[in-house]
Molecule: transfer RNA
Organism: Papaver somniferum
RNA sequence: GAAUCUAUGGUGCAAUGGUAGCACGUCUGACUUCAAGGCAGAAAAUGCGUGUUCGAUUCACGCCAGGUUCA
Numbered sequence: 001g002a003a004u005c006u007a008u009g010g011u012g013c014a015a016u017g018g019u020a021g022c023a024c025g026u027c028u029g030a031c032u033u034c035a036a037g038g039c040a041g042a043a044a045a046u047g048c049g050u051g052u053u054c055g056a057u058u059c060a061c062g063c064c065a066g067g068u069u070c071a
Base pairs, nucleotide, nucleotide: 001070002069003068004067005066006065010024011023012022013021018054026042027041028040029039047063048062049061050060051059
């Protein structure tokens, strides 16, 4: 330098155009003498920008970061 793949809560992953969900974790409440545990509830995320579309996590382009291969 070229090709290709990836990017979603704190972490690991879903969601193939129609209001972003699961598990673990965090916090709160009740139970308990306290803790643990199970129970109930809450907070928390689409890398950045532009475009297409009635509507974008999803499609297109560019940029940034990371992985792999080639030179």